Predicted 3D model of a 347-nucleotide part of an RNA (small-subunit ribosomal RNA, central domain) from an uncultured Synergistales bacterium. Its mean pLDDT, the model's own confidence on a scale to 100, is 87. The RNAcentral record of the full RNA draws on ENA and SILVA.
Context: one part of a larger RNA
RNA sequence: CUGGGCGUAAAGGGCACGCAGGCUGUGCCGCAAGUCGGCUGUAAAAGGAUGCGGCUUAACCGUGUCAAGCAGUCGAAACUGCGGUACUGGAGUACCGAAUAGGCAAGCGGAAUUCCCAGUGUAGCGGUGAAAUGCGUAGAUAUUGGGAAGAACACCGGUGGCGAAGGCGGCUUGCUGGUCGGUAACUGACGCUCAUGUGCGAAAGCCAGGGGAGCAAACGGGAUUAGAUACCCCGGUAGUCCUGGCGGUAAACGAUGAAUGCUGGGUGUGCGAGUAGAGAUACUGGUGUGCCGUAGUUAACGCGCUAAGCAUUCCGCCUGGGGAGUACGGUCGCAAGAUUGAAACUC
Numbered sequence: 001c002u003g004g005g006c007g008u009a010a011a012g013g014g015c016a017c018g019c020a021g022g023c024u025g026u027g028c029c030g031c032a033a034g035u036c037g038g039c040u041g042u043a044a045a046a047g048g049a050u051g052c053g054g055c056u057u058a059a060c061c062g063u064g065u066c067a068a069g070c071a072g073u074c075g076a077a078a079c080u081g082c083g084g085u086a087c088u089g090g091a092g093u094a095c096c097g098a099a100u101a102g103g104c105a106a107g108c109g110g111a112a113u114u115c116c117c118a119g120u121g122u123a124g125c126g127g128u129g130a131a132a133u134g135c136g137u138a139g140a141u142a143u144u145g146g147g148a149a150g151a152a153c154a155c156c157g158g159u160g161g162c163g164a165a166g167g168c169g170g171c172u173u174g175c176u177g178g179u180c181g182g183u184a185a186c187u188g189a190c191g192c193u194c195a196u197g198u199g200c201g202a203a204a205g206c207c208a209g210g211g212g213a214g215c216a217a218a219c220g221g222g223a224u225u226a227g228a229u230a231c232c233c234c235g236g237u238a239g240u241c242c243u244g245g246c247g248g249u250a251a252a253c254g255a256u257g258a259a260u261g262c263u264g265g266g267u268g269u270g271c272g273a274g275u276a277g278a279g280a281u282a283c284u285g286g287u288g289u290g291c292c293g294u295a296g297u298u299a300a301c302g303c304g305c306u307a308a309g310c311a312u313u314c315c316g317c318c319u320g321g322g323g324a325g326u327a328c329g330g331u332c333g334c335a336a337g338a339u340u341g342a343a344a345c346u347c
Base pairs, nucleotide, nucleotide: 003319004318005317006316007301008300012315014200015199016198017197021193022192023191025087026086027085028084029083030082031081033080034079035076036075037074038073039072040071041070042069048066049065050064051063052062053061054060090190091187092186093185094183095182096181097180098179102176103175104174105173106172107171108170109153113149114148115147116146117145118144119143120142124135125134161168162167205246206245207244208243209242210241214240215239219235220234221233222232257314258313259312260311261310262309265292266291267290268289269288270287271286273284274283275282276281296303297302320347321346322345329340330339331338332337
């Protein structure tokens, strides 16, 4: 470079926005750069293709012809491109409706837990397979009343909803993003994808300042055991929470990149719309989200209009196992480390 691939065998970037680049709807007119054709020149020999010939054949060799390339010139106009013009189906806008744990901020609420104060009350409580450590006559556990604090929001709750992903769940208010349905008024291809880049990005972790109820790495103790640096029990600090900053990873998973078009059905469920009906409801079509399955596909499992089917465009990635996501170097980071990412050797 080419080929074949990427759900589970190696392989989809964690997710998005998006410059360059690549690709790009319908009609008409023009140009002729790509494209196609004719002619001319050039294209050393060898080599390649082919006709004939020479070594007994072949390899090998000789000889004739041809092809690709480049340049010039004359044409063609379907396709690509370029210019012009028009269009509405892609895309967007507007208007009318709708659903929503989408995001940010402020305020509020009840249950539970722990602690504190007070009352009642007395000898146990707690914990386990069984125990013990632990707590308790300085009055615990239990129970009643009052108070404080922090964190999380039972039921509703649902293969329900929303979000690009990470993720989002008590209530109210403010600010704010996206989506869907309907109308078809407006713009008129304004589109798709996207290396580099930029932003977002669970948990743990880091820095500074707060906060700290419960839980709980580390740690201490009690058990278990041959031992027990564990599993079980009693404690318990970082942390978990808030504000500002850093970090940038994950089984960041649907282990399935994004976009567009096409391709039998059945059955749930969320949200719009339409038709019929007095209504219950039925049907039609749209958009999400599940299950089962036709054709097809797949190594099989399975997938199957939410494709892993049939096609097109663009990006990312793979190329035997180990060594190794290591070393070295670069970049980033306070650090932890992240990212990029080999080789020797070995099977």